Description:
Bacterial large signal recognition particle RNA from Desulfovirgula thermocuniculi DSM 16036, 264 nucleotides, folded computationally. It matches the Rfam family "Bacterial large signal recognition particle RNA". Rfam classes the family as a non-coding RNA gene. Lineage of the source: Bacteria > Bacillati > Thermoanaerobacteraceae > Desulfovirgula > Desulfovirgula thermocuniculi.

């Protein structure tokens, strides 16, 4: 220090999930790694390990340890986003009212705001003057019999003379009904640029006088209120994404470690 033959061991690992746990099938990630048979309302195990068979390499690129890196994934927090459910009229949005008078406008020396005096606006009688309805008034029409006059015809009465009643007709009136330009009486109103008299006088209109510069709140502002949840705010749960902390960790790099029998 060669050879040879074997054994440990290796032929993939990992992360959610699932399970009393563990591997495994299925899902991801790593990245290339023997073969058949099982497996999701599952398969197989029961303390280190998928069970069953079968093959291959073999003490080292390749097995063991440690250290570093850190694909992925698990968790907790907080940030932004969108949707979502719920709250409040807070402070901001929007909308209303009340105040104020800084600033714009309007109105004012052709006189503001006040403050007095007068009429109207408002009520009560009365008149007038329209305008409706009644009456009255004129004219018409208006009765088979039970209206009036005349009353053919034709009846009644008488010895005669004369006399009665009376239909229909024609005239005329009654209730009633039409019509009607004025004028008379009544009576009435959502009637009048009408007239008298009285009441009443808050406000507003309007004329005068006094007086001598403000007034006004229409926009912005500032103050109070009311009110509205589409939003801004608040609380909550959810997707997404980012960060940051922690936990598992593949691939990977460096370091150290690894048996036993013969032979020369």
């Nucleotide at each position: 220090c060669c050879g040879u033959g074997c054994u440990a061991g290796a032929c993939g690992g990992g992360g959610a999930g699932g399970u009393a746990g563990c591997g495994g099938u299925g899902c991801c990630c790593u990245g290339u790694a023997c073969c058949c048979g099982c497996a999701a309302u599952c398969c197989g195990c029961u303390a280190u390990a998928g069970c069953g068979g079968g093959g291959u390499c073999g003490a080292a690129u390749u097995c063991c340890u440690g250290u570093c890196c850190g694909c992925g994934g698990g968790u907790a927090u907080g940030g932004c986003u969108u949707g979502u459910g719920g709250g409040g009229a807070c402070c901001g949005g929007c909308u209303c009212c009340u105040g104020u008078a800084a600033g714009g406008g309007g109105c004012g020396g052709u006189g503001a705001a006040g403050g007095c005096c007068g009429g109207g606006u408002c009520c009560u009688g009365c008149g007038c003057a329209g305008c409706g309805g009644a009456g009255a008034c004129u004219c018409c029409c208006g009765a088979a019999c039970c209206g009036u006059g005349u009353c053919a015809g034709g009846u009644c009465c008488u010895g005669g003379c004369g006399g009665a009643a009376g239909c229909a007709g024609c005239a005329c009136u009654a209730a009633g009904g039409g019509a009607g330009a004025a004028c008379c009486u009544c009576c009435g109103g959502g009637u009048g640029c009408c007239g008298c008299a009285g009441g009443g006088g808050c406000g507003c209109c309007u004329g005068g006088c006094c007086c001598g510069a403000g007034u006004u709140a229409c926009c912005u502002g500032c103050a109070g209120g009311a009110g509205u949840a589409a939003c801004g705010c608040c609380c909550g749960g959810a997707a997404g994404u980012c960060a940051u902390a922690u936990u598992c960790a593949a691939c990977g790099a460096c370091a150290g470690g690894u048996g036993c029998a013969c032979g020369g």
Its mean pLDDT, the model's own confidence on a scale to 100, is 78.